[in-house]
Order: sequence, then structure tokens, then C1' cells
RNA sequence: UACUUAUUGAGAAAGGCGGAGGGAUUAGGCCCGAUGAAACCUUGGCAACCUUCCAAAGCUGGAAAGGUGCCAAAUCCUGCCCUUAUUUUAUAGGGGAAGAUAAGUG
Repeated sequence: UACUUAUUGAGAAAGGCGGAGGGAUUAGGCCCGAUGAAACCUUGGCAACCUUCCAAAGCUGGAAAGGUGCCAAAUCCUGCCCUUAUUUUAUAGGGGAAGAUAAGUG
């Protein structure tokens, strides 16, 4: 960096440093931010994908936390397609695209 599979409305923050941005990208919206954004560091926590152990014929269940990941808001919401309703918009539901994370393959 490309592909495949699974998940994606749950959960979990303090301190230091820093000094104006941030919420992936683009557009619209909405929100966070000098009562201190991002980045970085420390500590703490969440979860259980891989892993280990136990039980089981198996499906699977339970425990731990070694490898990752994560700790505002649904992946913050929408964008493309279909459906309900409707003159249209708005609204609701389903699917898709894109993204994120894990595991695997090249």
C1' cells in the first nucleotide's frame, strides 16, 4: 500500500506540556474549544478482535489481560439507491459508498 472477512446506536479521563484550532476526506449542517483546540508525555480506565487458560463430542460458554485498539455527541448527522407518507420539502425505515478497528493474505 492493495484485497478478503467480521464489527461499527454499548463502554471508558485526569494531570503535564502546548497555544488555536478540532470533530478522517470534500460540501452542507450541527457541535467542541482561551473556564485552553490539535500534537506530544505520564498515569488511569474501557472493551474483548487476536492470544492464553478452563469446561464441552461439537456448536459454544466462562476467566485472564500478553499483542492491538479506544476513552464528547450514532462512524456527530446528511450526501447515492429503494420504500412509507407527501404537490414538494421536512420526517421515518432499509440498503450502499466512504471511513475506523481487528484478523488474515499478497
Background: The RNA shown here (SAM riboswitch aptamer (S box leader)) has 106 nucleotides and comes from a Bacteroidota bacterium. Of the family's consensus pairs, 94% are formed in the model.